[in-house]
RNA sequence: GGAGUAACUCAGACGAUCGCCGGCUGCCGUUGAGGCGUCGGAGGAAAGUCCGAACACCGCAGGGCAGGGUGCUCCAUAACGUGGAGUCGCGGUGACGCGAAGGAAAGUGCCACAGAAAAUAUACCGCCACUGCAAGCCGCUCCGCGGAUGCGAAUCGGUUUACAGCGGUAAGGGUGAAAAGGUGCGGUAAGAGCGUAUCGGGGUCACGGCAACGGGGCUCGCACGGUAAACCCUAUCUGGAGCAAGGCUAAACAGGGAGCUUCUGUCAUUCUCGGAUGGGCAGUUCGGGUUGCCUGUUCGCGUCUCCCGGGUGAGCCGCUCGAGGCGACUGGCAACAGUCGUCCCAGAUGAAUGAUCGUCACCCGGCAUCGGGCAACCGGUGCCGGGCCACAGAAUUCGGCUUAUGGGUUGCUCCGACC
RNA sequence: GUCCCCAUCGUCUAGCCCGGCCAAGGACACCGGCCUUUCACGUCGGCAACACCGGUUCGAAUCCGGUUGGGGACGCCA
Repeated sequence: GGAGUAACUCAGACGAUCGCCGGCUGCCGUUGAGGCGUCGGAGGAAAGUCCGAACACCGCAGGGCAGGGUGCUCCAUAACGUGGAGUCGCGGUGACGCGAAGGAAAGUGCCACAGAAAAUAUACCGCCACUGCAAGCCGCUCCGCGGAUGCGAAUCGGUUUACAGCGGUAAGGGUGAAAAGGUGCGGUAAGAGCGUAUCGGGGUCACGGCAACGGGGCUCGCACGGUAAACCCUAUCUGGAGCAAGGCUAAACAGGGAGCUUCUGUCAUUCUCGGAUGGGCAGUUCGGGUUGCCUGUUCGCGUCUCCCGGGUGAGCCGCUCGAGGCGACUGGCAACAGUCGUCCCAGAUGAAUGAUCGUCACCCGGCAUCGGGCAACCGGUGCCGGGCCACAGAAUUCGGCUUAUGGGUUGCUCCGACC
Repeated sequence: GUCCCCAUCGUCUAGCCCGGCCAAGGACACCGGCCUUUCACGUCGGCAACACCGGUUCGAAUCCGGUUGGGGACGCCA
């Protein structure tokens, strides 16, 4: 100097003028308004609404099944699918990053094409043993021919090749994303964990660690392909719906439809003593609510539930002091926790937080000048011009995650050059 | 503000649950040929799509996460 990686941090400052929103034991004024003063007025993501809570309503939340979420270990936390520290795996030369990372010897499913075979292993080519048959070659002998060295040659034996049959084998070939442990040596008819060494794997023992796990000893020739962001199993969490929750007040209008249990016993009331009751209790049946189902529970003519239609679109509370911010100290590797001090920091409802000018700061470009350096170049000062930005805007409130986005600082890593 | 759903040729859709046979099927539209004097009808052929970015997997339109775009419902009174 270049490339990269991780963490932290900022989101211009001040003044003037003109505005906007909210608060007030402030002042003036008032029937009501209003004016002045003073204080405060967006974010790191206010966003996406992806998780978790607070708050509050329905309701009772008891149980089981179903459904949904999560899934290495320990810790943190109000809680979490978040964070911290680790473990293991993968990627990177490295700093470092990424991982929905339980179970595939509980079961089921799937693994296209290719391939012999995709999971009960199998056997296409190949390799090998045996048997049969044919052919060639070699050897011995009977035999035939020849004057002769010899030539021909059945049978038999050996051997080679081809074919067929019956077996052995899984080393090699080829296919695939994936092929039944890998490699070397021995062994064998050929081969094979068949034997052995080593690597990998399973089991077990003790050791270190809270644990995930790690390294080690002994042992088993190896039984066990992949896929659970496929069903599933297992562990664990889980009632529903959200501030348009919910509470109070006001205004306006037009209603209509559907639904709401059967019987028995007993008590009470009344009586014309036979009964009657739209009375109570108990049981039973039916129906509704309780996220779906079962059980359980609760309600069943209430100024109830549901549907259609109508009206309104007003105000107040909830609403902002909170798992709050900042600083110091203490504990902890850290996330975080504790103690003390200090501060009050938007609450609007079509919805405010803005505009203009000036100065300073910062950034970029050009020119001049000074300093350093062999040089490339670097730094300072002055002047001129330009920019002052990006992503984006609270809507009940917090803790996270994710996504969008402009700079700055620091640590670390790799590469190159020079000393 | 809160909650829910959807995205495949130019248009309407099938496939998605339970991944491969998908080089993604069909209808209408469009283009070309045949038929006809010509047009229409008919017939044969063609063009044309998984919103985008990652992940899981041997393999993704399909499963998972994120982004973008679009659509819908919800107040109070009675």